This is a predicted structure of a 72-nucleotide RNA (transfer RNA) from a Bacteriovoracaceae bacterium.
Rfam family: tRNA.

RNA sequence: GCUUCCGUGGCUCAGUGGUAGAGCACUCCCUUGGUAAGGGAGAGGUCGUGGGUUCAAUUCUCACCGGAAGCU
Numbered sequence: 001g002c003u004u005c006c007g008u009g010g011c012u013c014a015g016u017g018g019u020a021g022a023g024c025a026c027u028c029c030c031u032u033g034g035u036a037a038g039g040g041a042g043a044g045g046u047c048g049u050g051g052g053u054u055c056a057a058u059u060c061u062c063a064c065c066g067g068a069a070g071c072u
Base pairs, nucleotide, nucleotide: 001071002070003069004068005067006066007065010024011023012022013021018055026042027041028040029039030038048064049063050062051061052060
C1' cells in the first nucleotide's frame, strides 16, 4: 500500500429499514441468625464521527477515525 471483518449500557454480545434488548456487573427491596445462592423492582445507550438515499436509518450507501486478520 491492497483486501476482508468488527465498532451497540461498565463488560460480553443480540437486533439488518418503523424511535434498542439479553446475560453478568451496579442501586433498592424480599428471603436468611448472618453470608452466599435465589426472587422482585430500578437506573444506565442521541447504536465510533460526519455526509447521502428514504416519509422513516443501529440497519442501505460514501468518506473518515479506531481495532483485528490476511496478502505484498
It was read from a public genome assembly. Its mean pLDDT, the model's own confidence on a scale to 100, is 81.